[in-house]
Molecule: transfer RNA
Organism: Erysipelotrichaceae bacterium MTC7
C1' cells in the first nucleotide's frame, strides 16, 4: 500500500433500525452463617473506539478516520 475481519460496562458477551442496551462473571450493601464459603436479593459501572453524513428515529445503514487481527502484493 490493497483486501477481509473484529473494536460494547472492570471482564466476558447478546443485539443486525424503533420502548429502559440482555446475561454472566467482578465490585458494593444485604439476607443466611458461630466465621468464611455457597445460596438468595438489591445495587452498581464515565459501556456502544473516534468525527461527520442518512432516517420521524442509528450501537444497528453510509462515508472518513483510529486500534487489533488475517491474507495478499
Nucleotide at each position: 500500500g490493497c483486501g477481509g475481519u473484529c473494536g460494547u460496562g472492570g471482564u466476558g458477551a447478546a443485539g443486525c433500525g424503533g420502548u429502559u442496551a440482555a446475561c454472566a462473571c467482578a465490585g458494593c450493601g444485604g439476607g443466611u452463617u458461630g466465621u468464611g464459603g455457597u445460596c438468595c436479593c438489591g445495587u452498581c459501572a464515565u459501556g456502544c473506539g473516534a468525527g461527520g453524513g442518512u432516517u420521524c428515529a442509528a450501537a444497528u445503514c453510509c462515508c472518513u478516520u483510529c486500534g487489533g487481527u488475517c491474507g495478499c502484493c